Record summary
SAM riboswitch aptamer (S box leader) from a soil metagenome, 103 nucleotides, folded computationally. The coordinates come from a structure-prediction model, not an experiment, and the mean pLDDT is 80.

RNA sequence: UCUUAUCGAGAGGGUGGAGGGAAGAACGGCCCGUUGAAACCCGGCAACCUGCGGUGACGCAAGGUGCCAAGUCCGGUGACCCCCACGGGGUCGCGAGAUAAGA
Numbered sequence: 001u002c003u004u005a006u007c008g009a010g011a012g013g014g015u016g017g018a019g020g021g022a023a024g025a026a027c028g029g030c031c032c033g034u035u036g037a038a039a040c041c042c043g044g045c046a047a048c049c050u051g052c053g054g055u056g057a058c059g060c061a062a063g064g065u066g067c068c069a070a071g072u073c074c075g076g077u078g079a080c081c082c083c084c085a086c087g088g089g090g091u092c093g094c095g096a097g098a099u100a101a102g103a
Base pairs, nucleotide, nucleotide: 001103002102003101004100005099006098007097012042013041014040015039019032020031021030027075028074029073043068044067045066048064049063050061051060052059053058072096076094077093078092079091080090081089082088083087
């Protein structure tokens, strides 16, 4: 970089002390945070790969990843629809992104 799948569920204690929410940065919005952020340790969640059982559907385990505020926080775009029509909102796509597996 490409392909495929998934993205409305789930998951707390200690230390720590003021930052944090996409990792590459910036900007804007909206949020989280001294009722304790980041980080670290432990713990947990899930079950993509993996192992075991099964013809299979599937079940069990949790070794490799991942994850533990929000729909993938929002920001682009198409179609259709709704509203108290400046503007705002909804549904389904595309795009972008994240994670896994493979190439």
It matches the Rfam family "SAM riboswitch aptamer (S box leader)". About the family: The SAM riboswitch is found upstream of a number of genes which code for proteins involved in methionine or cysteine biosynthesis in Gram-positive bacteria. The model forms 97% of the base pairs in the Rfam consensus.